[in-house]
This is a predicted structure of an 82-nucleotide RNA (SAH (S-adenosyl-L-homocysteine) riboswitch aptamer) from a Pseudomonadota bacterium. Its Rfam family is "SAH (S-adenosyl-L-homocysteine) riboswitch aptamer". Rfam 15.1 lists 1,354 matches to the family in 1,132 species. Rfam links the family to the GO terms regulation of gene expression and S-adenosylhomocysteine metabolic process. The organism belongs to Pseudomonadota, within Bacteria. Its mean pLDDT, the model's own confidence on a scale to 100, is 78. The sequence was found by an Rfam model in a public genome assembly.

Parts: sequence; C1' cells; structure tokens
RNA sequence: UGCGCCGAGGAGCGUUGCGACAGGGUCCUUCCCUGCCAGGCUUGGCGUAUCGUGGCUACGGAGCCAACGGCGCUCACCACCU
Repeated sequence: UGCGCCGAGGAGCGUUGCGACAGGGUCCUUCCCUGCCAGGCUUGGCGUAUCGUGGCUACGGAGCCAACGGCGCUCACCACCU
C1' cells in the first nucleotide's frame, strides 16, 4: 500500500439517484432501459499479499484525541441567551 473480516464515527423519517451490483436490450468488451441505491468515506484492531526502511528484543507513564458524509425534517447530546 492492496484485499478480506470485525468495530467506531449519536439515532431516525422522507426524497433525488452518481458509482457498484442485478435483469433486459445492443450497432458487442460500447451504450441504452429497468430495479436497487446517500458509511461506497475516514479511522482502530485482526488476517493475508506485495514493497520499502531498519542491528535486535521487550516494556511503562503522562497528556491530548479526529475530520467528513446530497436535500428536507424530527429526536438525542453539548454550549449560550431569554
């Protein structure tokens, strides 16, 4: 870094539908139609593959702690004002 699994990022309702996926069509590895669709993102842990760095192994304390997620609405939480 890629992939897979589990978790976290407060909780819902409505709505649109890009990507992916499914079905159909097709001038065929292109595009069209239909369906579904707003945690697909970030991050922590584990596993795996590849690459790089590093002489090797093990461990403690303190402090701080995410960012973001179309549109509309509701609730929760926090702060302030009345």